The RNA shown here (Bacterial small signal recognition particle RNA) has 98 nucleotides and comes from Aphanocapsa lilacina HA4352-LM1. Its Rfam family is "Bacterial small signal recognition particle RNA". The family's RNA type in Rfam is non-coding RNA gene.
RNA sequence: AGCCUGGGCCCGUGCGGCUCGGACGCCCGAACCGUGUCAGGACCUGACGGUAGCAGCACUAAGGGAUGCUCCGGGCAGGCGCGUGGUUCCGGGUUUUU
Repeated sequence: AGCCUGGGCCCGUGCGGCUCGGACGCCCGAACCGUGUCAGGACCUGACGGUAGCAGCACUAAGGGAUGCUCCGGGCAGGCGCGUGGUUCCGGGUUUUU
């Protein structure tokens, strides 16, 4: 000096961790002032029948809650890998020359 090789660091990349937001799904959710159905009662009618509609019930909005082997995005730390990658860092081996 060349080559091979181990480690550190850097770069790239994959997976995983914690956390936040959103989507979807779930639950709650409208007395006055949602939608539907509207007992009773009310109104119109000679009657048939009709009209509006309280309570109740069902559903849902705004909003709230819980939560997910699901999806999307952000943040944090830096765990486990990968790389014909980089290295003017630290080692080992080997060959050649002086």